[in-house]
RNA sequence: GGGGGUGUGGCGGAACUGGCAGACGCAACGGACUUAAAAUCCGUCGAGUACUCCUCGUGUGGGUUCGAGUCCCUCCACCCCUA
Numbered sequence: 001g002g003g004g005g006u007g008u009g010g011c012g013g014a015a016c017u018g019g020c021a022g023a024c025g026c027a028a029c030g031g032a033c034u035u036a037a038a039a040u041c042c043g044u045c046g047a048g049u050a051c052u053c054c055u056c057g058u059g060u061g062g063g064u065u066c067g068a069g070u071c072c073c074u075c076c077a078c079c080c081c082u083a
Base pairs, nucleotide, nucleotide: 001082002081003080004079005078006077007076010026011025012024019066028044029043030042031041032040046056047055048054059075061073062072063071
């Protein structure tokens, strides 16, 4: 240089081939239980905002579409094959 693959919360990992994004697990935090702890149970857990609401959020930036994590293009990072 050429070809292929992957990229979604703090981490792993779903999302029926375009139709409610984050299921499920782990971690963390708060609470219950305990003399205390572990285990167990309940709850919370992306960003902006002081809060509810609301808006935004699937590596980046564009495009297609009523609608995109999913399709197309660009770039970035990592991995594999090849010269």